[in-house]
Context: one part of a larger RNA
């Protein structure tokens, strides 16, 4: 030096009550502002207890604090289906033998690990301080097992590879339908009002006008010619499969395959504006209670779908899935009921006061949801839901 630069985005606060030893800063209300392709929800990372309630206020919090992401002490994460794992493989990793190499070791093969991919069954309401597709309710799906109606036992029912085949199974523009998520409107349905100051029962004002998974049916479009027989030097054996020859039949609509939706049940169910007690006031808008539920119209970046056209840089694998025999083979089994169904994460924050940045630090942070006016638009302006007023 000095009580001086600073108190960390110029989104902003204000009044009352309440709590208290103590209130600008902590509750609650009522006003005002601010974000609204975010300053809002979800999630993946990573953090790892910060979540929740009770008590505190020595220290942290750039003021203060009764307050806290701080102390302290209890409690809180419930799964066959959600994500991993008992499935599969890429790049990379390791690496039996094996090569190589003073040595330590390096390279690789079989076989293995390895998701950011592939493949598999749950949904919708409801309740907690605090979890929740996980509990509960109510309706579902997988896989296995049990109880049999049928079938079958060399005149073979059923199973069926670790093999053989198909199939999984892929790129990027572009345009064009079809549907649906939403959205708006409405003299339609319903419910509730009846006006702080003149006027307002009328076309009046506010509100609310919904619903999965599944299961059946198999559209709107996609793709394919296909159906039957005969031969067969391919697929390491074998094959009725595949793949290759040949004939007959159908014929451009038929039959296959797939496919969003949408309709029905699901649902005598939920959910609903709104209404509304009692213990016991301030409890509590809590238990209960519970109306409508139609039309019209805009409409995606979502599905059908990499489904079609085009283009040239030409765009995994392995599992599984289905067929085929090799084989085995004496029980196998539909519909319906019932039973069984491991491990691990699961609070919290997640554009940040909780993660990276020494700080509660104007910086950085993969993915999806993303509503109304105006507009081409996710630009901008202004709001909805929802969160905020940035700890002097």
């Nucleotide at each position: 030096g000095a009580g001086u630069a600073g108190c960390g985005a110029a989104a902003a606060g204000g009044u009352g009550a309440g709590u208290g030893a103590g209130a600008a800063u902590c509750u609650c209300a009522c006003c005002c502002g601010c974000c609204g392709a975010a300053a809002g929800c979800c999630c993946a990372a990573g953090g790892u207890u910060u979540c929740c309630u009770g008590a505190g206020c020595a220290a942290g919090g750039c003021u203060c604090g009764u307050c806290c992401u701080c102390u302290c002490a209890g409690g809180g994460u419930u799964a066959g289906u959600c994500g991993g794992g008992a499935c599969c493989u890429a790049a990379g990793c390791c690496c039996a033998g094996g090569c190589c190499g003073a040595a330590a070791g390096g390279c690789g093969u079989a076989a293995g690990c390895g998701a950011u991919g592939g493949a598999c069954a749950a949904c919708a309401g409801g309740u907690u301080g605090a979890u929740a597709u996980u509990c509960c309710u109510g309706u579902a799906c997988u896989a296995u097992u049990u109880u049999u109606a049928g079938c079958g036992u060399u005149u073979g029912a059923g199973a069926g590879a670790u093999g053989u085949g198909u199939u999984g199974a892929c790129g990027c523009a572009g345009g064009a339908g079809g549907a649906u998520a939403u959205g708006u409107u409405g003299a339609g349905c319903g419910c509730a009002c009846g006006a702080a100051a003149g006027g307002u029962u009328g076309u009046g004002u506010g509100c609310g006008u919904c619903c999965a998974a599944g299961u059946a049916u198999g559209u709107a479009g996609g793709u394919g010619g296909u159906u039957u027989c005969u031969c067969u030097a391919g697929g390491c054996a074998a094959a009725u499969c595949c793949g290759g020859a040949g004939a007959a039949g159908c014929u451009u609509a038929a039959c296959a395959c797939u496919g969003a939706g949408a309709u029905a049940c699901g649902a005598u169910g939920g959910g609903g504006a709104g209404u509304g007690a009692a213990a016991a006031a301030u409890a509590a808008g809590u238990a209960g209670c519970g109306a409508a539920g139609c039309a019209a119209u805009a409409g995606a970046c979502u599905c059908c779908a990499c489904a079609c056209u085009g283009c040239c840089a030409a765009g995994a694998a392995a599992a599984g899935a289905c067929a085929c025999u090799a084989u085995c083979g004496a029980g196998c089994a539909a519909a319906a009921a019932a039973a069984u169904a491991c491990c691990c994460g699961u609070a919290c924050c997640g554009c940040a006061a909780a993660c990276c940045g020494a700080c509660a630090c104007a910086g950085g942070u993969a993915g999806g949801c993303g509503a109304g006016a105006a507009g081409a638009g996710a630009a901008u302006u202004c709001u909805a839901a929802g969160g905020c007023g940035c700890g002097c």
Molecule: large-subunit ribosomal RNA, domain III
Organism: biogas fermenter metagenome